About this RNA:
The prediction has a mean pLDDT of 81. A computed fold for a 72-nucleotide RNA from a Candidatus Micrarchaeaceae archaeon, annotated as transfer RNA. It was read from a public genome assembly. Its Rfam family is "tRNA".
[in-house]
């Protein structure tokens, strides 16, 4: 140089065209002499990024960027 996968909340990861979610954390509370553990309840996101498609896109289509894996 060509192929392939991947990218989504601090952090690991769902969601095969219809309201973005869980598990850990975090923050507040209840408990407790105190912590921790448990339990309740909260915040959380430009779905790497730029455009197309389509009433409606994390999802499908184009370009780009980072990353990994491979072939030459």
């Nucleotide at each position: 140089g060509c192929c392939u996968c991947a990218g989504u909340a601090g952090c690991u990861c769902a969601a095969u065209g219809g309201c973005a979610g869980a598990g850990c954390g975090c923050c507040a509370g209840u408990u407790u002499u105190g912590u921790a553990a448990a339990c309740u309840g909260g915040a959380u996101g430009u779905u790497g990024a730029g455009g197309g498609u389509u009433c409606g896109a994390u999802u499908c289509c184009c370009u780009u960027c980072u990353g990994a894996g491979g072939c030459u």